[in-house]
RNA sequence: CUCAUCCAGAGGGGCAGAGGGAACGGCCCGGUGAAGCCCCGGCAACCAUCGCGUGAACCUCGUAUGCGAUCCGCAGGCGCGAGCCCGACGCGACAGGUGCCAAGUCCGUCCCACCGCACGUCGCCGGGGGGAAAGAUGAG
Numbered sequence: 001c002u003c004a005u006c007c008a009g010a011g012g013g014g015c016a017g018a019g020g021g022a023a024c025g026g027c028c029c030g031g032u033g034a035a036g037c038c039c040c041g042g043c044a045a046c047c048a049u050c051g052c053g054u055g056a057a058c059c060u061c062g063u064a065u066g067c068g069a070u071c072c073g074c075a076g077g078c079g080c081g082a083g084c085c086c087g088a089c090g091c092g093a094c095a096g097g098u099g100c101c102a103a104g105u106c107c108g109u110c111c112c113a114c115c116g117c118a119c120g121u122c123g124c125c126g127g128g129g130g131g132a133a134a135g136a137u138g139a140g
Base pairs, nucleotide, nucleotide: 001140002139003138004137005136006135011040012039013038014037015036019029020028021027023109024108025107026106041101042100043099046097047096049093050092051091052090053089054088059083060082061081062080063079065075066074067073068072105134110131111130112129114127115126116125
């Protein structure tokens, strides 16, 4: 930098001792013990591995068609059947490489349209919805 996912799920102990939830605003968590480190446990299934399946293309073989020729060759907007390799996709198994185990990525932030409120108008406020940005994780 690119792609995919982010309303599900899953915590105990020891050391430590005041912060933490990315940023900002909010709202929360925290001496009934935050961050960090260690041990054990768990969740999930992105990647890897294994199994099953699917359709198409390429290739090979057989066969049909046309032409030349005579048992061989050529041809196409190339039919039908079978097979192999690589790859793709779907489903399943496993748990090797990561990840994760308060709150939807805790909510919002920028844009769009809708509803309510307010108003002379602009706007502001509230609500739910869609998209974006940013971030996180994985794969490349």
Molecule: SAM riboswitch aptamer (S box leader)
Organism: soil metagenome